[in-house]
């Protein structure tokens, strides 16, 4: 120089003029005023309210090598197995298949504690009987590979080395690695199929909820007038029952419109320093930093910077990513124009 890999950081700047929302002020005016994802609302808390004597049981849902971190978490971090890449590095839901149940289309002789189609070999003129699983064929999979002995042919039958499975020691907290022995290999595969084990899980969600508190209507209680020998409902009439009660005022509670809290000081951010490989935790120091609710955070101008385009090569024209809080935190996804910075890997040249 090319061409990757991995983390990390910006997210235009800077003045001017109009306005908007908080918040301080009698007022003039001061002063703050979106993001790395405010987004999806997918996990996991903090909070509020319902519901629960305690505990366990079963259901139901989630999670899922091993340690570790943290308020939790399906999240971070280290590590381990297993794939991938020449490599920096990447990806991984990765308990349990000898508890039991199901599945496996077509093909094929045989799909689970199994068969023998075509070959092979022995016998037999043959038909056929036996024997075998080397080699061919089907298939995503075919009851260990490769070789060498060995046999009628073959066959872990036997042996060497690989793989398996069992045992032991070793090393590591632990996944697990490595060595050594043993076992001729015997219970094939699927659990993001049901199940099985271990480990978590009440329920709604700031419109949670809690206060203040009109006008009309309707509860209650209490006075004044009224009065029942009355009215209205029991389908109508008679008789005998039942049941209910008018106007005014005064005061209580319960609630709607509204309004206030909630709600902006927090698992907070920054910076030293110290533990830790990290994740991250500790100690001092220092900052206050949106808080709207027909919902603000914005328009315009000028300079500069970048990116495209065009030509007269120093000018002109057009752009300026995703996107925008609404209780608050951890995070996970997703979306995102152009940059910029640090570690490390391959090739090639040069010295």
């Nucleotide at each position: 120089g090319u061409a990757g890999a991995u983390g990390g950081u910006c997210g235009g700047a800077g003045a001017g003029a109009u306005g908007c929302u908080g918040u301080g002020g009698a007022a003039a005016c001061a002063u703050a005023g979106a993001g790395g994802a405010a987004a999806g609302u997918c996990c996991g808390g903090g909070c509020u309210c319902c519901a629960u004597a305690a505990a366990g049981a079963c259901a139901c849902g989630g999670u899922g090598c091993c340690g570790g971190a943290u308020a939790a978490c399906g999240u971070c971090c280290g590590g381990c197995g297993a794939g991938g890449g020449c490599g920096a590095c990447c990806u991984u839901a990765g308990g349990g298949a000898a508890a039991g149940u199901g599945c496996a289309a077509c093909a094929g002789a045989a799909a689970g504690g199994a068969a023998a189609c075509c070959g092979c070999c022995u016998g037999g003129c043959a038909a056929c009987a036996g024997g075998u699983a080397a080699g061919g064929g089907u298939g995503a999979a075919a009851g260990g590979g490769u070789g060498c002995g060995g046999u009628a042919a073959g066959a872990g039958c036997g042996c060497a080395c690989c793989g398996c499975g069992c045992c032991u020691u070793u090393g590591g907290u632990a996944a697990c690695a490595a060595a050594g022995g043993u076992g001729g290999c015997a219970u094939g595969g699927u659990a993001a199929a049901c199940c099985c084990c271990a480990c978590c899980g009440g329920g709604a969600g700031c419109a949670a909820g809690a206060c203040c508190a009109a006008a009309u209507a309707g509860g209650g209680a209490u006075g004044a007038c009224a009065u029942a020998g009355g009215g209205c409902c029991u389908g109508u009439c008679u008789u005998u029952g039942g049941g209910u009660c008018g106007u005014c005022g005064u005061c209580c509670g319960g609630g709607u419109c509204g309004g206030u809290c909630g709600c902006a000081c927090g698992a907070g951010g920054c910076g030293u320093c110290a533990g830790g490989u990290a994740a991250c935790u500790g100690c001092c120091g220092u900052c206050c930093c949106a808080g709207a609710u027909g919902a603000a955070u914005a328009u315009c101008u000028c300079u500069c910077c970048c990116c495209u385009g065009a030509u007269u090569u120093a000018u002109c024209a057009g752009g300026g990513a995703c996107a925008g809080a609404a209780c608050c935190c951890g995070g996970c996804u997703u979306a995102u124009a152009g940059g910029c910075c640090a570690u490390c890997u391959g090739c090639u040249u040069u010295u």
A computed fold for a 351-nucleotide RNA from an Alphaproteobacteria bacterium, annotated as Bacterial RNase P class A. Rfam family: Bacterial RNase P class A. Rfam describes the family as follows. Ribonuclease P (RNase P) is a ubiquitous endoribonuclease, found in archaea, bacteria and eukarya as well as chloroplasts and mitochondria. The organism belongs to Alphaproteobacteria, within Bacteria. RNAcentral holds the sequence, with entries from ENA. The prediction has a mean pLDDT of 75.